The prediction has a mean pLDDT of 79. This is a predicted structure of a 132-nucleotide RNA (SAM riboswitch aptamer (S box leader)) from Halopolyspora algeriensis. Of the family's consensus pairs, 96% are formed in the model.
RNA sequence: AGCUCAUCCAGAGGGGCAGAGGGAACGGCCCGAAGAAGCCCCGGCAACCAGCGCCGGCCAUUCGUGUUCACCACCGCGAGGCCGCCGGCGAAAAAGGUGCCAAUUCCGACCCGCCUGCGGGACAGAUGAGGG
Numbered sequence: 001a002g003c004u005c006a007u008c009c010a011g012a013g014g015g016g017c018a019g020a021g022g023g024a025a026c027g028g029c030c031c032g033a034a035g036a037a038g039c040c041c042c043g044g045c046a047a048c049c050a051g052c053g054c055c056g057g058c059c060a061u062u063c064g065u066g067u068u069c070a071c072c073a074c075c076g077c078g079a080g081g082c083c084g085c086c087g088g089c090g091a092a093a094a095a096g097g098u099g100c101c102a103a104u105u106c107c108g109a110c111c112c113g114c115c116u117g118c119g120g121g122a123c124a125g126a127u128g129a130g131g132g
Base pairs, nucleotide, nucleotide: 003130004129005128006127007126008125013042014041015040016039017038021031022030023029026108027107028106043101044100045099047098048097049096052090053089054088055087056086057085058084062079063078064077065076066075105124110121111120112119113118114117
């Protein structure tokens, strides 16, 4: 890298270097010398993983009760709730690992439906986690 799962109509700046391209590829349509890509400094956004808090579920020890002449055990019913696991919600980002900061992933393409431009799905892509 291939593979699996989830998300992608919200959100997010300023300065320096640089100097002609960039928006994945294709067709469009946009952005760009009022400065693209890239690099650096400071800042921000908040999607995932990790962590924190709250709520709920499961749950060990335990307690009560029923059965007995009596006790214990098993079993049934009820209570209870350690550690841990699972699910949901919340806050933060000084203080973790990534990511991101024009336009719905900028739009379209391929399939289905139909009011022919919309709706749904798929392919592809990006990000995260797992895996390798």